[in-house]
């Protein structure tokens, strides 16, 4: 120092469950353990996820009012609002900084 024991001694905790925070992705306590030797910190590049409320336009369909049109509704599709070249969100997906607990057999 590479490595990682059916080793010690301690560490985290999926998924789901409860409060809460968010439009959401997701996050934070509590509980719970799939697993994890960096599942420790940090979004830098890649994957992957989210993006609501809202305003307009068109299409269909009912109802209305009146004479071919207006209004209202419900569904669906388009635009805009930095709109996807953005903003965010994940270190338990990889790479990559940085830091760390033990010590068998190589």
């Nucleotide at each position: 120092u590479c490595c990682g024991a059916u080793a010690a001694a301690g560490g985290c905790a999926a998924a789901u469950c409860c409060u809460g925070a968010g439009u959401a992705a997701u996050c934070a306590g509590g509980g719970g353990a799939c697993g994890c030797a960096a599942a420790g910190u940090a979004a830098a590049g890649g994957a992957u996820c989210u993006u609501a409320c809202a305003a307009g336009c068109c299409g269909u369909u009912u109802a209305a009012a009146c004479a071919g049109u207006u209004u209202a509704a419900a569904c669906g599709g388009c635009u805009u609002a930095u709109a996807a070249a953005a903003a965010g969100a994940c270190a338990g997906c990889c790479u990559u900084a940085c830091u760390g607990c033990c010590g068998a057999a190589g």
The RNA shown here (c-di-GMP-I-GGC riboswitch aptamer) has 106 nucleotides and comes from Candidatus Brocadia sp. The source organism's lineage runs through Bacteria, Pseudomonadati, Planctomycetota, Candidatus Brocadiales and Candidatus Brocadia. Rfam family: c-di-GMP-I-GGC riboswitch aptamer. Its family is annotated with cyclic-di-GMP binding in the Gene Ontology. It was read from a public genome assembly, where an Rfam model found it. The coordinates come from a structure-prediction model, not an experiment, and the mean pLDDT is 77.